[in-house]
Large-subunit ribosomal RNA, half B from a Patescibacteria group bacterium, 1186 nucleotides, folded computationally.
Context: one part of a larger RNA
RNA sequence: CCCUCGUUCAGGAACUCGGCAAAAAAGCGGCCGUAACUUCGGGAUAAGGCCUCCCCGACUUUGUCGGGGCGCAGCGAAUGAUCUCAAGCGACUGUUUACCAAAAACACAGGUCCCUGCGAAAGCGAAAGCUUAUGUAUAGGGGCUGAUGCCUGGCCAGUGUCAGAACGUUAAGGGGAUUGGUCAUGGCCUUCGGGCCGGCAGCCUUGAACCGAAGCGCUGACGAACGCCGGCGAUAACUAUAAUCGUCCUAAGGUAGCGAAAUUCCUUGUCGGGUAAGUUCCGACCUGCACGAAUGGCAUAACGACUUGAGAACUGUCUUAACGAGGGACUCGGUGAAAUUGCGAGAGGGGUGAAGAUGCCCCUGACCCGUGGCUGGACGAAAAGACCCCGUGAAGCUUUACUACAGCUUGCUAUUGAGUUAGGGAUACAACUGUUCAGCAUAGGUGGGAGCCGCAAGGCACCAGUGAGAUACCACCCUUUUGUAUUCGUAACCCUAACCCUGCACCGUUAUCCGGUGCGGGGAACAGUAGCUGGCAGGUAGUUUAACUGGGGCGGUUGCCUCCUAAAAUGUAACGGAGGCGUUUACAAAGGUUGGCUAGUCCCGGAUGGAAAUCGGGACGAUAGGGCAAAGCCAGAAGCCAGCUUUACUGCAACUCCUACAAGAGAAGCAGUCGCGAAAGCGGAACUUAGUGAUCCGACGAUCCAAUGUAGGAUGGUCGAAGCUCAACGGAUAAAAGCUACUCCGGGGAUAACAGGCUAGUCAGGCCCAAGCGUCCACAGCGACGGCCUGGUUCGGCACCUCGAUGUCGGCUCGUCGCAUCCUGGGGGUGGAGAAGCUCCCAAGGGUUUGGCUGUUCGCCAAUUAAAGCGGCACGCGAGCUGGGUUCAGAACGUCGUGAGACAGUUCGGUCUCCUAUCCGCCACGGGCGCGGAAACUUGCGGAGGCCCUUCCUUAGUACGAGAGGACCGGGAAGGACGAACCUCUGGUGUACCAGUUGUUCUGCCAAGGGCAGUGCUGGGUAGCCAAGUUCGGUUAGGAUAAACGCUGAAAGCAUAUAAGCGUGAAGCCGUCUCCAAGAUUAGGUUUCGUUUGAGGCCCCCAAGAGAUUAUUGGGUUGAUAGGCGCUACGUAGAAGUCCCGUAAGGGAUGAAGCGGAGGCGUACUAAUCGGCCGAUGCCUCGGUG
Repeated sequence: CCCUCGUUCAGGAACUCGGCAAAAAAGCGGCCGUAACUUCGGGAUAAGGCCUCCCCGACUUUGUCGGGGCGCAGCGAAUGAUCUCAAGCGACUGUUUACCAAAAACACAGGUCCCUGCGAAAGCGAAAGCUUAUGUAUAGGGGCUGAUGCCUGGCCAGUGUCAGAACGUUAAGGGGAUUGGUCAUGGCCUUCGGGCCGGCAGCCUUGAACCGAAGCGCUGACGAACGCCGGCGAUAACUAUAAUCGUCCUAAGGUAGCGAAAUUCCUUGUCGGGUAAGUUCCGACCUGCACGAAUGGCAUAACGACUUGAGAACUGUCUUAACGAGGGACUCGGUGAAAUUGCGAGAGGGGUGAAGAUGCCCCUGACCCGUGGCUGGACGAAAAGACCCCGUGAAGCUUUACUACAGCUUGCUAUUGAGUUAGGGAUACAACUGUUCAGCAUAGGUGGGAGCCGCAAGGCACCAGUGAGAUACCACCCUUUUGUAUUCGUAACCCUAACCCUGCACCGUUAUCCGGUGCGGGGAACAGUAGCUGGCAGGUAGUUUAACUGGGGCGGUUGCCUCCUAAAAUGUAACGGAGGCGUUUACAAAGGUUGGCUAGUCCCGGAUGGAAAUCGGGACGAUAGGGCAAAGCCAGAAGCCAGCUUUACUGCAACUCCUACAAGAGAAGCAGUCGCGAAAGCGGAACUUAGUGAUCCGACGAUCCAAUGUAGGAUGGUCGAAGCUCAACGGAUAAAAGCUACUCCGGGGAUAACAGGCUAGUCAGGCCCAAGCGUCCACAGCGACGGCCUGGUUCGGCACCUCGAUGUCGGCUCGUCGCAUCCUGGGGGUGGAGAAGCUCCCAAGGGUUUGGCUGUUCGCCAAUUAAAGCGGCACGCGAGCUGGGUUCAGAACGUCGUGAGACAGUUCGGUCUCCUAUCCGCCACGGGCGCGGAAACUUGCGGAGGCCCUUCCUUAGUACGAGAGGACCGGGAAGGACGAACCUCUGGUGUACCAGUUGUUCUGCCAAGGGCAGUGCUGGGUAGCCAAGUUCGGUUAGGAUAAACGCUGAAAGCAUAUAAGCGUGAAGCCGUCUCCAAGAUUAGGUUUCGUUUGAGGCCCCCAAGAGAUUAUUGGGUUGAUAGGCGCUACGUAGAAGUCCCGUAAGGGAUGAAGCGGAGGCGUACUAAUCGGCCGAUGCCUCGGUG
């Protein structure tokens, strides 16, 4: 010193985030007595008060009453609720993160919604089958809420669920119009080889209309489904406010209740209460950033190891620490690890340096080696940082990311059969239908047609006429409707025999399964199952979710063009400064060519006519114009106008520019074909530079190309042009978003948060100028607009060390430094009368409070004070402590988000590793050697410490002042804090002292004692140690100075404190005071002793005034060193035994007794016995010896 304990003066929560921890009290014993509130049960052992031992007696034994007795104390020890007031949350008892969270989280009874009629729904499973349940809606499953009380508002636009079926859309399938290929035969041509054209059937191919469900659209309902529940302006006879009004939007605009709240940012809101003082707490207010009604609202008795505030009691939590006990630590004996470790020959300061050095430079310090201690450093150890970023890393989770799949659902087909009815489609046959006007009139169309029907009469036609079209008759068809037949499909109903369910009997079989047989019942071609098919589908799975970036995110940007930056070739970066593009123009051009022309502004003049229309003149000279941004360029025009036109061509291309590639750009010339021009010529778009997209893929056009035995052809090739805001624009895919605080891995100090470094915008301080303020007056005190410095405490910038870890706010402890000084000291000025101030100069010696609130630093407040300074030291200090805050995992509120989740928002909870320190450093203590052999006493180079302040009295109620008030200078007396030493006093402790006392056990019993129960508890207490106790300290004389004030005094006949010279002058400096100190290797000095007369020391032993060990000190028989013994101080408080009194408990006497650790004095009884070694030096064989 640590751990676990005991006691503590005075005070009593002042401690602290917080009464944490500890203490105390009452003790499910008795009697008395108990409030608010209440769900009437409770609250309640509420709270609070009294009693409690022993002996005797009485009564009814447990017990009560009466009398008596002792002690500081009677539930005498041990065990055994602290309580109250007021809030929050959760009703309650319960449950939970085994190992950091016990809670407000989960559960819960109760409420409500949804599903489920039994082969139930739901669940498990591939299925069989099973659970539910051998249950049946008072049952079962799921969601939300969470006792109880009072209640639970509005919105159905979105999402969802349910219902609906008219219409739209829609798959497979049905249906086949249609399409293409081939192709007998045919036609044309032929060089007779063949070629070309058209093309029936068949086969192949294409496959429209139409029929086809769910779903979606659509219509509606539903909120105790997911959810949501406004803005602006104006208005009342003080003001303020707004019952009221207007307006916009909405699906509807938040009702009751509550409200700075577990929710309020601003905020410590405002008011009230409590306190000396209240960021907390309680009660209100309402301005609700951002409460609100079963993700329930508001209350609520009881309950809670919950959270918050207050009080009583009590205390070592604290002021402020002390003593003591046990276990460690330390020494000795035994046994004997670990992490760690580049090396080790391991100092301080200043500097330097990858920016914080034991190791580099300079200076200083420093003999060698240990032991006990302390932790400031070794960017200590431990863990390839968990924060941050990065990775075309991982995983978990989410969803209206993408893509799949399970599952559910839809239709078709199969298993799959019979019948009836209704309505529908197609085909065939038969019949029917067809009204503009005109025309005898109800003209469907076309073709043929001069006749047709009839025995005849006659009729109908032709003709004529009307009209767009003409009629009889024949034929073919269109349209409407009906019937018959065939066929296809639809709907409803019905049947039984598939199929499904099931009862009974028998058999397998001793079987509530299963199978078979028989007799029944129910359902039924449905269901179920399979294939195809549409839909729904985070239930499941696989993935994606960009980069740049003065960290990342958010924002911005991403391709191309122009300019500047760009440093006179080209090129050249930044999240540098400015702008554009994703085109436009074509047959009446903004292209080609040929020919011609010249803008624009200003001034003067001129009808309507104006600032600007057109006309005339002049001046300037490219400012104009060139489709579009800018730059360059353009008058012989590239600008403007006109004529004719389409070169806005095809095929090649030498040679160049640019350039990683891929791209991009220029281009004479040749061939073909054109335009314009008389011609030379010009023309392969546009004054130039933007106006864009590789490859793959499929489609389109063209094509002497290939085309699986041959022919043809499907298909492909080649050429052309089109399809990408592939705009993250060299384009990962046809197709892709998020969360992670539950996280993980690999990396980075290539990159953030802390600290350091650099810098100094910001910050802090100072100086200069002096406009102005200050009645007057720039400068008593201030000081604008500006300027110049210093510092390195703020916020920043940079990203330089550290991510194979430099622990982060605040507090505590312990300090140390700076001075830009808060106080104290010395001074100048004052708008200084005095006193009190203001301001400046010097000055760092010392000092610089305690509380309330809050995690706070800070700040506000209370009360003091001479004053309650500002900063640095890794925002000093976590291998020193704390852990309230921040910053893991749990939970809640508000808000955001569909969600997973998120929040420099809030709230409750939440493991601080190392009993061991290697080196440096620091505090102590030793050993060795040295200093010419010793012992003692010293000097002090040097170093350390200390250094404070106030009040009162007096001078003096004086100076000053109208008064009120009220000094300097000087003298004296007290006090505070701080420090040192001590134990006489006051006290604390005092576990080897004394006494009292409970329970129990032992000594056989009584008595008396011993043990144990925390030293059992309790009352005292010697020495020692200690403070709260006592004593003492800071002084004073001196020296040199600072600011300041002077003397003499020139330069400069004056003046001047200065230049020479001489003074005064501060708590500051040097000394004075205290302590260490000759390893002060510069090792000092003095005295004494010793060196053949061996000084002195050590070992060893008894010890304590000393002490971890060692050392030191005392002693060692010539001895009082310790123990013992005796006496005594002192402490306890009256022993035992005996006697006496009392029934007894008990009392009295003997007797200031008995007992007693450490104190004092004495006394050799015991133990310090006997001995050994070193030693300057001498001697000798150089190793001994005296």
The organism belongs to Bacteria candidate phyla, within Bacteria.
The coordinates come from a structure-prediction model, not an experiment, and the mean pLDDT is 84.